This is a predicted structure of a 71-nucleotide RNA (transfer RNA) from an uncultured bacterium. It was read from a public genome assembly.

[in-house]
RNA sequence: AGGGGCAUAGUUUAGUGGUAGAAUGAUGCUCUCCAAAAGCAUGGAUGGGGGUUCGAUUCCCUCUGCCCCUG
Numbered sequence: 001a002g003g004g005g006c007a008u009a010g011u012u013u014a015g016u017g018g019u020a021g022a023a024u025g026a027u028g029c030u031c032u033c034c035a036a037a038a039g040c041a042u043g044g045a046u047g048g049g050g051g052u053u054c055g056a057u058u059c060c061c062u063c064u065g066c067c068c069c070u071g
Base pairs, nucleotide, nucleotide: 001070002069003068004067005066006065007064010024011023012022013021018054026042027041028040029039030038047063048062049061050060051059
């Protein structure tokens, strides 16, 4: 320099156009003499910008960051 892939919650991730889910972690409560474990509840996320569309996490372009391949 060229090509490809990835970016969603604190972390690991699901979701191929119509209400954004799970696990784990966090907080509170129950249980317990106390703690752990277990159970219940709560809050928390689509990398930035633009385009297509009635509607975008999803499709397109670009930027940023990370990884891989070629030279």